This is a predicted structure of a 104-nucleotide RNA (SAM riboswitch aptamer (S box leader)) from uncultured Rhodanobacter sp.

Parts: sequence; structure tokens; C1' cells
RNA sequence: UCUUAUCAAGAGAGGUGUAGGGACUGGCCUGAUGAAACCUCAGCAACCGCGAUAUCCUUAUGGGUGGUGCUAAUUCCAGCAAAGCAUAGCUUUGGAAGAUAAGG
Repeated sequence: UCUUAUCAAGAGAGGUGUAGGGACUGGCCUGAUGAAACCUCAGCAACCGCGAUAUCCUUAUGGGUGGUGCUAAUUCCAGCAAAGCAUAGCUUUGGAAGAUAAGG
């Protein structure tokens, strides 16, 4: 960088650290009752591998454990387009962008 799938659910304590963080822009939140980052332990989930069970034999269940991932707010909301409406706007649908997984 490309392809495919998913993104309304779920799950936090301690230590170090010390002012930012929520991708970007705008908004709105969050943070000295301690942000980011790192470490330890715990948990959630079920994308891939393995194992188990069932089976129409390549799928399902499951959450046992190896690789990730995740543990404020719907991907926090919107961003572009279309449709509808009671039109400073709102709602819905699709897309873009982003995140994660698997493969190239």
C1' cells in the first nucleotide's frame, strides 16, 4: 500500500510518570479526585492457529489456549452525497476517513 470482514454489545485495578488525551478538522467531552506513555496483574471479546464436541466433511458450537486486539462516551458526534420532514435544523440511508483481524 491492496483485498475481504467487522465496528449500537462487552470488560480495570495497582506502580512509575507528570500535562495532556479522545486519529485528522470542527464540536463536545475528558484530565492534578492525576492525562499520555511504560510496567505488573486482572478482565472482555472471539478475527486467525491449535485442541475438544457435533457434523451433511466443511461448517457449527465452544472459550480450553497459542497469536493479536480491546477494557469513558455508538468509531463520542458530525465532515461527502441522496431522500424525507414540522427546514438557523432534524431523521434515515449510502459513502469517505479511521480502527482491528486475516490474507496478498

Record summary: Its mean pLDDT, the model's own confidence on a scale to 100, is 85.